[in-house]
Predicted 3D model of a 72-nucleotide RNA (transfer RNA) from a Promethearchaeota archaeon. NCBI's taxonomy places the organism under Archaea, Promethearchaeati, Promethearchaeota. Its Rfam family is "tRNA". It is annotated as a transfer RNA. The coordinates come from a structure-prediction model, not an experiment, and the mean pLDDT is 81.
């Protein structure tokens, strides 16, 4: 410089155009338990930025921005 991939809660991760953007960890809170740990319940918190396409974008297109990988 060129090509391909990713970028979703504090972390990790799932979702190929419509449903509530979900799980798991982490915090808070409440059962339990003498008390902690385990369990069980409930709440917290996310779509990298910017613009197009659509009746509707996390998804799909282009552009920056980090990232990982391959070539020069």
């Nucleotide at each position: 410089g060129c090509g391909u991939c990713c970028a979703u809660a504090g972390u990790c991760u799932a979702g190929u155009g419509g449903u509530a953007a979900g799980g798991a960890u982490g915090c808070c809170g409440g059962c339990c338990u003498u008390c902690c740990a385990a369990g069980c319940c409930g709440g917290u918190a996310a779509c990298c930025c910017g613009g197009g396409u659509u009746c509707a974008a996390a998804u799909c297109c282009c552009g920056g921005u980090g990232g990982a990988c391959g070539c020069a």